A computed fold for a 551-nucleotide part of an RNA from a Victivallales bacterium, annotated as large-subunit ribosomal RNA, domain I. The full RNA is in RNAcentral, with records from ENA.

[in-house]
Context: one part of a larger RNA
RNA sequence: GGCACAUAAAGGAUGCCUUGGCACUGAUAGGCGAAGAAGGACGUGGUAAGCUGCGAUAAGCUUCGGGGAGUGGCAAACACACUUUGAUCCGGAGAUCUCCGAAUGGGGAAACCCAUCCUGAGUAAUAUCAGGAUAUCAUGCACUGAAUCCAUAGGUGUAUGAGGCGAUACCAGGGGAAGUGAAACAUCUCAGUACCCUGAGGAAAAGAAAUCAAAUCAGAGAUUCCGUCAGUAGUGGCGAGCGAAAGCGGAACAGCCUAAACCGCAGUGUUUACAUUGCGGGGUUGCGGGACUCGAAUAUGGCACAGGUAGAGAUUAGCAGAAUACUUCUGGAAAGUUGAGCCAAAGAGGGUGAAAGCCCCGUAAGCAAAAAUCAAAGCCGGCCUACGAGUAUCCCAAGUAGGGCGGGACACGUGAAACCCCGUCUGAAUCCGUGAGGACCAUCUCACAAGGCUAAAUACUAAUCAGUGACCGAUAGCGUAAUAGUACCGCGAGGGAAAGGUGAAAAAGUACCCCGGAAGGGGAGUGAAAAGUACCUGAAAUUAUGUGCCU
Numbered sequence: 001g002g003c004a005c006a007u008a009a010a011g012g013a014u015g016c017c018u019u020g021g022c023a024c025u026g027a028u029a030g031g032c033g034a035a036g037a038a039g040g041a042c043g044u045g046g047u048a049a050g051c052u053g054c055g056a057u058a059a060g061c062u063u064c065g066g067g068g069a070g071u072g073g074c075a076a077a078c079a080c081a082c083u084u085u086g087a088u089c090c091g092g093a094g095a096u097c098u099c100c101g102a103a104u105g106g107g108g109a110a111a112c113c114c115a116u117c118c119u120g121a122g123u124a125a126u127a128u129c130a131g132g133a134u135a136u137c138a139u140g141c142a143c144u145g146a147a148u149c150c151a152u153a154g155g156u157g158u159a160u161g162a163g164g165c166g167a168u169a170c171c172a173g174g175g176g177a178a179g180u181g182a183a184a185c186a187u188c189u190c191a192g193u194a195c196c197c198u199g200a201g202g203a204a205a206a207g208a209a210a211u212c213a214a215a216u217c218a219g220a221g222a223u224u225c226c227g228u229c230a231g232u233a234g235u236g237g238c239g240a241g242c243g244a245a246a247g248c249g250g251a252a253c254a255g256c257c258u259a260a261a262c263c264g265c266a267g268u269g270u271u272u273a274c275a276u277u278g279c280g281g282g283g284u285u286g287c288g289g290g291a292c293u294c295g296a297a298u299a300u301g302g303c304a305c306a307g308g309u310a311g312a313g314a315u316u317a318g319c320a321g322a323a324u325a326c327u328u329c330u331g332g333a334a335a336g337u338u339g340a341g342c343c344a345a346a347g348a349g350g351g352u353g354a355a356a357g358c359c360c361c362g363u364a365a366g367c368a369a370a371a372a373u374c375a376a377a378g379c380c381g382g383c384c385u386a387c388g389a390g391u392a393u394c395c396c397a398a399g400u401a402g403g404g405c406g407g408g409a410c411a412c413g414u415g416a417a418a419c420c421c422c423g424u425c426u427g428a429a430u431c432c433g434u435g436a437g438g439a440c441c442a443u444c445u446c447a448c449a450a451g452g453c454u455a456a457a458u459a460c461u462a463a464u465c466a467g468u469g470a471c472c473g474a475u476a477g478c479g480u481a482a483u484a485g486u487a488c489c490g491c492g493a494g495g496g497a498a499a500g501g502u503g504a505a506a507a508a509g510u511a512c513c514c515c516g517g518a519a520g521g522g523g524a525g526u527g528a529a530a531a532g533u534a535c536c537u538g539a540a541a542u543u544a545u546g547u548g549c550c551u
Base pairs, nucleotide, nucleotide: 001550002549003548004547005546006545007544008543009542015536016501017500020472021471022469023468024467025466026465027464028463029461030460031165032164039100040099041098042055043054044053046078047077050074051073061094062093063092064091065090066089070082071081072080105114106113107112115134116133117132118131119130120129121128136162137161138160139159140158141157142156143155144154170201171199172198173197174196175195181188185237211220212219224251225250226249227248228247234242235241255453256452257451258397262281263280264279265278266277267276268275269274286431288396289395290394291393292390293389294388295387301384302383303382305381307380308379309378313374314373315372316371318367319366324340326339329336341358342357343347349361350360351359402426403425404424405423406422407421408420412438433448434447435446436445437444488495489494509535512523513522514521515520
């Protein structure tokens, strides 16, 4: 020096564990905010740095319920307190709630500075202090009021509303790419996607046929969603690709209100005959309907409701809940084992010194609310709703439908290109009417545009409750099982960790002795075991010592 073994050290893999995550299911909820939110700054404890709670009434105040023995958060300790005259704790309601923040009296480098008016305190008087008001925009009303006579613009006051945040979700609308694919690339594709803006709701959107269909024979009957039709028909530098619909089977079902004609009232214009505006009645349809005229009738059925009442039931604390203190053995410990019992509408699960139906918490089946919230049925109210005959006249949504040109959107790229939407130039008809049935025409069929509303079936999940897992188990699972979006990095936008485990019990954390300056160690003691807080297990690389062999 090498090899081997042993004992230690160092290290923290592995095994076991789980406080935390992940995914999903069911239910709830689907908003908060000028009555000042979300989010923060600064304070607040006897001692108090952090987290949590709270706000100058500051780990809290009042009250109403629950609950029943300890309590003063994480979090020990000392001190001092509270509590069966019911504390702490849990739930309902209320009070307080500094400063910033939409931030809103003005300003501002957020958590700061400076005001005006009114009221009050205070001063000899200023000062100072306390409370309240004072932003902008929109709409309504009132007053005022230019150029410019009436008026209008504008101004002032007042009432009501809005503003911001949230789930990077879901929805509608307005804008709108490129990487890519086409094996290049321009039409095309990616894709109306990503992204930006606006707006809304618990859902949104759509929605009661100017719809489909059929083919000269029929039929369906608002919308939405799922399955199928079907990768079909089509479309396409007919390339890459894109890609229906009717129908059928299901989920869920619900239909309504205006405008006009006509009648009445009121106002305005003024040439008193009309026009026009507002309100009320009327009316709402495609076997065309309504107005209008005549007749008959006061019943029937319904509602998705401005409202009132009602309150089943539910939510927000809880209550109660069967059966072994049995026995042998092992053990530190019994729930294991032996023997013997018991309950079960409860043998889900968790805990307890190892593995418990009967020890504890629970579980099954039940029960419960002073207060607050949600709320079904019912009742009151409100609202809607009917027929027959006649046919002369009137009405049936206009710069609209349609057309030309240019675009978009339809599965459909201009194509034979309908239907739908927009820009521009034009521009009808009123039932003997109009539109559609994929150029166009005829026949036939279907439907009534140019006003509006409408639950359910559908989409999503930041949050709450309950539950499930051939999901993870600390380099995994969320980035975070811990003072984690922390420490730290960056001017900033932003990036972003590491870090779990003694033991049944620390009211067993090693009294005492020895070595040592200390750290640490040797005895002794605790404990089932040192597992000794650098603490379960304790692999490997690596280090030291001892022994043996080789050189």

Model confidence (mean pLDDT): 85 of 100.